Small-subunit ribosomal RNA, central domain from an uncultured bacterium, 347 nucleotides, folded computationally.
Context: one part of a larger RNA
RNA sequence: CUGGGCUUAAAGAGUGCGUAGGCGGAUCAACAAGUCAGGAGUGAAAUCCCAGGGCUCAACCCUGGAACUGCUCUUGAAACUGUCGAUCUAGAAUCCCGGAGGGGCCAGUAGAAUUCUCAGUGUAGAGGUGAAAUUCGCAGAUAUUGAGAGGAAUACCAGUGGCGUAGCGACUGGCUGGACGGGUAUUGACGCUGAGGCACGAAAGCGUGGGUAGCAAACAGGAUUAGAUACCCUGGUAGUCCACGCCGUAAACGAUGUGUGCUAGUUGUCGGGACCUUAAGGUUUCGGUGACGGAGCGAAAGUUUUAAGCACACCGCCUGGGGAGUACGGCCGCAAGGUUAAAACUC
Numbered sequence: 001c002u003g004g005g006c007u008u009a010a011a012g013a014g015u016g017c018g019u020a021g022g023c024g025g026a027u028c029a030a031c032a033a034g035u036c037a038g039g040a041g042u043g044a045a046a047u048c049c050c051a052g053g054g055c056u057c058a059a060c061c062c063u064g065g066a067a068c069u070g071c072u073c074u075u076g077a078a079a080c081u082g083u084c085g086a087u088c089u090a091g092a093a094u095c096c097c098g099g100a101g102g103g104g105c106c107a108g109u110a111g112a113a114u115u116c117u118c119a120g121u122g123u124a125g126a127g128g129u130g131a132a133a134u135u136c137g138c139a140g141a142u143a144u145u146g147a148g149a150g151g152a153a154u155a156c157c158a159g160u161g162g163c164g165u166a167g168c169g170a171c172u173g174g175c176u177g178g179a180c181g182g183g184u185a186u187u188g189a190c191g192c193u194g195a196g197g198c199a200c201g202a203a204a205g206c207g208u209g210g211g212u213a214g215c216a217a218a219c220a221g222g223a224u225u226a227g228a229u230a231c232c233c234u235g236g237u238a239g240u241c242c243a244c245g246c247c248g249u250a251a252a253c254g255a256u257g258u259g260u261g262c263u264a265g266u267u268g269u270c271g272g273g274a275c276c277u278u279a280a281g282g283u284u285u286c287g288g289u290g291a292c293g294g295a296g297c298g299a300a301a302g303u304u305u306u307a308a309g310c311a312c313a314c315c316g317c318c319u320g321g322g323g324a325g326u327a328c329g330g331c332c333g334c335a336a337g338g339u340u341a342a343a344a345c346u347c
Base pairs, nucleotide, nucleotide: 004318005317006316007301008300012315014200015199016198017197021193022192023191025088026087027086028085030083031082033081034080035077036076037075038074039073040072041071042070049065050064051063052062053061054060091190092187093186094185095183096182097181098180103176104175105174106173107172108171109170110154115149116148117147118146119145120144121143125136126135162168163167205246206245207244208243209242210241214240215239219235220234221233222232257314258313259312260311261310262309265292266291267290268289269288270287271286272285273284274283275282276281296303297302320347321346322345329340330339331338332337
């Protein structure tokens, strides 16, 4: 390189937008670059192949043929690809009318609970555990009532329910993105994918400034234990929260790239539409989300219209284990580190 693969064996980039590139709907006409056919020239010789011949055979040599699958020129063909022109509406987008939603950002508000402070009642314990102790408490704790402060999170609703890429859950208001259904009104292929690139990207971590109720790495103490740098307990600082800026990674998982078409059914649920029905509801259709399952696929587990089936287009990735996602170099970062990414050696 070819061939083969990527749910779990090595292998889908965390996700999107998009440049170049690759690929691309229907009809008609033209051209003839790709394509196909004929002809001409060339494709040195030797080699290879075939036939015959010469050294006693063979290797080797000689003669002839074929071949040299290529390139150039020329004459044609016009189905397909392409180019140009014209037209179309089934893809795509726009417009109008709707309903659904924890989608995002900002501001305000609320109630329950924990903690703390003050005041009242009240007295000797409380707390914690397998059992204890450290700890708190006669300077009045725990319990209970009232008042206040402050921060964080939003019980029930809550659901293989919804929206979104990660993720999102109190309520109200403002601003705002997308998806979906219906109308067939507009444009007329404007599409798909996407190397580089750009943007977003949980948690932890970092910088500056705030905030700090609860929880809690580190740390301290008490236990346990042979030991106990742990599990259990009492405390407790970063952090968790906010603003702005960085980091750019996760079992970032459906371990399953995106788009399109086709391929039995049964059943639940969410958001729309149509028809029928007095109503409950029924039938059907579009879009999501689940369970089961036939064919098929699969090494099996399993998957099965939300494919891991049958196909097409494009991208990413894999090539025995260890060394190693490491070294060196480059790029990025304040740092932590990230990214790109070997080899010797060894089995």
Record summary
The RNAcentral record of the full RNA draws on ENA, Greengenes and SILVA. Its mean pLDDT, the model's own confidence on a scale to 100, is 87.